[in-house]
Context: one part of a larger RNA
């Protein structure tokens, strides 16, 4: 040195575990903010660095409800207190709530600096305390030199995970290159809103039969089509379901008020025009106004108010039934014999517990608040017929030319929708559509508005589930993690879980320079479980013995 056996160190795999995650389901909630948010800074404890809580009333103050013997958070120990006159704790409602931040008196290098007005300490200066003083919009006053100024009231501003609407809007990429095209109206940017948003009550579809607002799902269908007819893009009607709900203006006409013009000696009366308000009226088998006739209400509906009842609703309350033998450190295991069960879900307890503990089934309980029903009262709304002379029925609109965009549809035979620009109708004997266009026929009634549900999403709350993970996994984070650390910055971004049933966490002695480390002793079932702590693989490094060179 090699091989073998034994025994250690180092190391932290593996096994087991789970405080944490992941994905969903059901229900709730869907916002917070000038009454100062979200997020922070600084404080706050007997001692106090961090986390948590709280705010100069500062791990807290008050009231009410619950609850019951201890309590002063994580977090030990000491001190000092507190509590059956009911604390701590749980729930509800309040009070307080420094400074920064939309930040809003002005400024500013956030958590700081400096003011003015009114009131007070107080009484001149100074200081301190309380309140107010931003901007924009709308409405109403005041003043006015017509530029504006000023006062009062109300609102807005900022934050927020996704979902929604509008405006704006790429490129990589694909086309095996690339330019039309695609990616994609995606990502990104901006604005706006709600618990949903948007859309919505046919100038719709359809096709000779019919349907009857919108939205969503299945299907139609990868069809009809579009397409350097390349790559690719890609409907709609019907049918089957979810959910269903319909309404209000403008106008004609009538009335009132105001202004202007005209008339008049005269704001007098009348007429005309305009503006404002009220009535009226709202549609396609056209309807309405107008004119005439009939009828009408104390009936129905909707939205609030009062009271009562019932139900839901916070913390919470009750809640059945077991002993024993053996093994063991420990019984829930094993043995023997029982019990309850509307409860044999689950968790804990020194190993595996229906009957030990918390619970579970079931039953009960109420504040704020909510709902339903009844009641009370207030407000609002709600007809029919006939006639057909006249009047009304949304104008720089529809349409058209040019240029674009949206439609599955790339200008095409290109309808339909939107509009930058230029033109520019008709008025019910009207007008629009049915994919060039024309006719016939059919469907509808544009140029005003509102509208629940079915649909989308989950920062958040409660309950629950998983042929999801189990510490290199699962969130980046099971642990004081968006931390440490890196970067000028935008930004990037970790590692790190496990003694034991219980600290019983090794009194005392010894070695040593030793508050290092170790040997005894002791605890414990175990210390090769000693806080470098469960198990403790391999690589790697030793020691002893045997054989061998």
């Nucleotide at each position: 040195g090699g091989c073998g056996c034994a025994u250690g160190g180092c190391g932290g795999a593996u096994g087991c575990c789970u405080u944490g995650g992941c994905u969903c389901u059901c229900a709730g909630a869907g916002g917070c903010g000038a009454u100062g948010a979200a997020g922070g800074a600084c404080g706050u404890g007997a001692u106090a660095a961090g986390c948590u809580g709280c705010g100069a009333u500062a791990a807290g103050c008050u009231u009410c409800g619950g609850g019951u013997a201890g309590g002063u958070g994580c977090a030990a120990a000491u001190a000092a207190c507190u509590a059956u006159u009911g604390a701590u704790c749980c729930g509800a409602a309040g009070a307080u709530u420094u400074c920064c931040c939309a930040a809003u008196g002005g400024g500013g290098c956030a958590a700081c600096c400096c003011a003015c007005c009114c009131g007070g300490a107080u009484g001149a200066a100074g200081u301190c305390c309380g309140g107010g003083u931003a901007u924009u919009a709308u409405a109403g006053g005041u003043u006015u030199u017509u530029g504006a100024a000023u006062c009062u009231a109300u609102a807005a501003g900022g934050c927020u995970a996704a979902c929604c609407c509008g405006c704006u809007g790429a490129a990589c990429u694909g086309a095996a290159a690339c330019a039309u095209c695609u990616a994609a109206g995606u990502a990104g940017g901006c604005g706006g809103a709600g618990g949903a948003a948007a859309a919505u009550a046919a100038a719709a579809c359809a096709a000779u039969u019919g349907u009857g607002a919108u939205u969503c799902c299945c299907u139609c269908a990868g069809u009809a089509g579009c397409g350097g007819c390349g790559a690719g893009c890609g409907a709609a009607g019907c049918g089957g379901g979810a959910a269903c709900a319909g309404c209000c203006c403008a106008a004609a006409c009538c009335c009132u008020g105001c202004a202007u013009g005209u008339u008049u000696u005269g704001u007098u009366u009348g007429c005309a025009u305009g503006c404002a308000g009220g009535g009226g009226g709202u549609u396609a088998u056209a309807g309405g106004a107008c004119u005439g006739c009939c009828g009408u209400a104390u009936u129905u509906a909707a939205a609030g108010u009062u009271u009562a009842u019932u139900a839901a609703g916070a913390a919470g309350u009750g809640g059945a039934a077991c002993a024993u033998u053996c093994u063991g450190g420990a019984a829930a295991g094993u043995u023997u014999g029982a019990u309850c069960a509307u409860a044999g879900a689950g968790g804990g307890u020194g190993a595996u517990a229906a009957u030990c503990c918390c619970g579970u089934a079931c039953a009960c309980g109420u504040a704020a608040u909510u709902a339903a029903u009844a009641u009370u009262u207030u407000u609002u709304a709600a007809g029919g017929c006939a006639u057909a002379c006249u009047c009304c029925u949304g104008a720089g609109u529809a349409g058209c030319g040019c240029g674009g965009g949206a439609c599955a549809c790339g200008a095409g035979a290109a309808a339909u929708c939107c509009u930058g620009u230029g033109u520019g109708a008709a008025u019910u004997u009207g007008c629009c559509g049915g994919g060039c266009c024309c006719a016939u026929c059919c469907g509808g009634u544009a140029a005003g508005g509102c509208u629940a549900a079915a649909u989308a999403c989950u920062c958040c709350u409660g309950a629950g589930a998983g042929a999801c993970c189990g510490a290199u996994a699962g969130u980046g984070c099971a642990c004081c993690a968006g931390u440490a650390c890196c970067g000028u910055g935008a930004g990037g971004g970790a590692a790190a879980g496990g003694u034991g049933a219980a600290a019983a966490g090794u009194a005392c002695c010894c070695c040593u320079a030793a508050c290092a480390g170790g040997g005894g002793a002791g605890u414990g079932a175990a210390a090769u479980a000693g806080u470098a702590c469960c198990u403790g693989a391999a690589a790697c490094c030793g020691u002893g013995c045997g054989c061998u060179u």

Large-subunit ribosomal RNA, domain I from an uncultured bacterium, 549 nucleotides, folded computationally. Its Rfam family is "Bacterial large subunit ribosomal RNA". Its family is annotated with structural constituent of ribosome and ribosome in the Gene Ontology. Its mean pLDDT, the model's own confidence on a scale to 100, is 82. The full RNA is in RNAcentral, with records from ENA.